[in-house]
RNA sequence: CAAGCUGACCGGACGGCUGCUCCGAUAAUAUCGGAGAGGAAAGUCCGAACUCCACCAGGCAGGAUGCCCCGUAACGCAGGGGAGGGGUGACCCUACGGAAAGUGCAACAGAAACAUACCGCCCCGAUUCGUCGGGGUAAGGGUGAAAUGGUGGGGUAAGAGCCCACCGGCGCUCCGAGCAAUCGGGCGGCCGUGAAAACCCCAUCCGGAGCAAGACCAAAUAGGGGGCCAAAGGGACGCCUGGCCCGCGAGCCCCGGGUUGGUCGCUUGACCCCGAUAGCAAUGUCGGGGCUAGAGAAAUGGCCGUCGCCUUUGGACGUCCCGACUCGUCGGGAUCUUCGAGGGGCACAGAAUUCGGCUUACAGGUCAGCUUGGCCU
Numbered sequence: 001c002a003a004g005c006u007g008a009c010c011g012g013a014c015g016g017c018u019g020c021u022c023c024g025a026u027a028a029u030a031u032c033g034g035a036g037a038g039g040a041a042a043g044u045c046c047g048a049a050c051u052c053c054a055c056c057a058g059g060c061a062g063g064a065u066g067c068c069c070c071g072u073a074a075c076g077c078a079g080g081g082g083a084g085g086g087g088u089g090a091c092c093c094u095a096c097g098g099a100a101a102g103u104g105c106a107a108c109a110g111a112a113a114c115a116u117a118c119c120g121c122c123c124c125g126a127u128u129c130g131u132c133g134g135g136g137u138a139a140g141g142g143u144g145a146a147a148u149g150g151u152g153g154g155g156u157a158a159g160a161g162c163c164c165a166c167c168g169g170c171g172c173u174c175c176g177a178g179c180a181a182u183c184g185g186g187c188g189g190c191c192g193u194g195a196a197a198a199c200c201c202c203a204u205c206c207g208g209a210g211c212a213a214g215a216c217c218a219a220a221u222a223g224g225g226g227g228c229c230a231a232a233g234g235g236a237c238g239c240c241u242g243g244c245c246c247g248c249g250a251g252c253c254c255c256g257g258g259u260u261g262g263u264c265g266c267u268u269g270a271c272c273c274c275g276a277u278a279g280c281a282a283u284g285u286c287g288g289g290g291c292u293a294g295a296g297a298a299a300u301g302g303c304c305g306u307c308g309c310c311u312u313u314g315g316a317c318g319u320c321c322c323g324a325c326u327c328g329u330c331g332g333g334a335u336c337u338u339c340g341a342g343g344g345g346c347a348c349a350g351a352a353u354u355c356g357g358c359u360u361a362c363a364g365g366u367c368a369g370c371u372u373g374g375c376c377u
Stems, first nucleotide, its partner, number of pairs: 001373010012307007020036006038348001042359002045357005050210004055243006062206005067081003071077001082096001083094004097201002102199002105194002118141002120137007149167006168191002170188003174185004214264004224255005233246003271290008308346005313340004318335007
């Protein structure tokens, strides 16, 4: 200097005039003061807090997660590790339990894909010398993503884990390290694959509905009427069992009437900032400081000016490249810095009960750490 990897941050500011919402002062709609959209507010995908449905336990069905340890209110999330894979590397990805419980699948090609012999090789017999019959074989060739694990050697009639060495897979109540997943070593010829993001098996977890939840007040109507059941029925998704509760209802069915208004929920939070401390970290503990929207058909805006950022354009300096050449310069191009002018532009996007995550979108800019390559010293 170039290219990359990882993490974090900003993404508009100031002033004037004026408009809106909330809070406070105030008798007051006046006046004054203070506050007023996000890193994703989006998606509505997970998990909760909170609210209502009188409940509890067990089982089946259903759904979710799926290596280990740890964090958290919890999670399908975060942190740290392991294994497999990608990359020269920094780093990144993983739907990562089980194929030896079972069922099913692997097209085509190929002799054969849970088993087998097309070509071939070897032995025996026959022979019209062309071949035929029988037995052995899976090392060589062919097909294929994959063919009795691979390479080499021994052995054999020819071959084969038949035997041996090394490697790979598998197994072991073996040894060592580690909390563990695993890793290293040892032993064992045990050796017909893949995929469960196919069904399935295993482990763990899971009430429902949701702020349009729900609570209260006011007003008005007709404090409305009828039927069923003494055992039915109902009681936190579906089904079953048991307990418990209601049972002239906390049940079921039918007819009819009234209301659609207001207040609350509504923002003090598993909150934010700073410091110390434990921890690799996620995070925890302690101390100090802060209050930072609450609309209600939906406020947080509009106009003007200055600045900021990006882009375009012009000049100057430095560096590099090319050409010309009178060797001192000139012309053109690229790049960096700086100065000036005018024009254009300023991303994704807007709270609606709240919070922890994930996923997606984003013009432009900034910072930090790390990796690789080149050059100079």